[in-house]
RNA sequence: AGCUCAUCAAGACGGGUGGAGGGAAGGACCCUUCGAAGCCCGGCCAACCUGCCUCUUCAGGCAAGGUGGCAAAGUCCAUGCGAGUCGCUUUGCGGCUCCCAGACGAUGAGGA
Numbered sequence: 001a002g003c004u005c006a007u008c009a010a011g012a013c014g015g016g017u018g019g020a021g022g023g024a025a026g027g028a029c030c031c032u033u034c035g036a037a038g039c040c041c042g043g044c045c046a047a048c049c050u051g052c053c054u055c056u057u058c059a060g061g062c063a064a065g066g067u068g069g070c071a072a073a074g075u076c077c078a079u080g081c082g083a084g085u086c087g088c089u090u091u092g093c094g095g096c097u098c099c100c101a102g103a104c105g106a107u108g109a110g111g112a
Base pairs, nucleotide, nucleotide: 003110004109005108006107007106008105013042014041015040016039017038021031022030023029026077027076028075043070044069045068048066049065050063051062052061053060054059074104079101080100082098083097084096085095086094087093088092
């Protein structure tokens, strides 16, 4: 790398450096010279692992050591079932809106 499980509509930014890109990938849309990515310093959020306390258990609480995160729902769509509605050349096809599931991805934990 791949595999298993859990979570993904909440939350949280300043400074320095740098100097044109960034948001995974295709499309859309958005952010950005009123300064992108990257790097450094500090801060903050959360509570997966961890530690402690209560508890028979389930569970709850506190802390913040190891990770992670700090534009927009994982920015949205893309695949499948279904619901509503509209149109048409009407046993069907297509547009729009929505629900659910999935795929892909991210993070943590596990295991080898």
A computed fold for a 112-nucleotide RNA from a Planctomycetota bacterium, annotated as SAM riboswitch aptamer (S box leader).
Of the family's consensus pairs, 97% are formed in the model.
The coordinates come from a structure-prediction model, not an experiment, and the mean pLDDT is 82.
The source organism's lineage runs through Bacteria, Pseudomonadati and Planctomycetota.
The sequence was found by an Rfam model in a public genome assembly.